[in-house]
Molecule: c-di-GMP-I riboswitch aptamer
Organism: Bacillota bacterium
């Protein structure tokens, strides 16, 4: 360097809950918690998925556009420890 292991070791990260704060929502800052995790670093570029303030349609429905979400849903692309 390049693949492939791996929670040995030395970092790291932080699920449900819980308070706060922003959001219409989906969620998603801070803070406590430790579910897990070789990338559960990073980046909406593809595909799935959820949302519904806006339009549209309709008996009614997220049902269509369209927004905005989720890398711990999956895949690409860029970066990474260790023996």
């Nucleotide at each position: 360097a390049a693949u492939a292991u791996c929670a040995c070791a030395a970092g790291a990260c932080a699920a449900a809950c819980u308070c706060u704060g922003c959001g219409a929502a989906a969620g998603u800052u801070g803070a406590g918690g430790g579910c897990g995790c070789a990338a559960a670093g990073c980046u909406a570029c593809g595909g799935g998925u959820c949302u519904u303030c806006c339009a549209g349609g309709g008996a009614g429905g997220g049902c269509u556009g369209a927004u905005g979400a989720u890398c711990g849903c999956c895949g690409g692309g860029c970066a990474a420890g260790a023996a």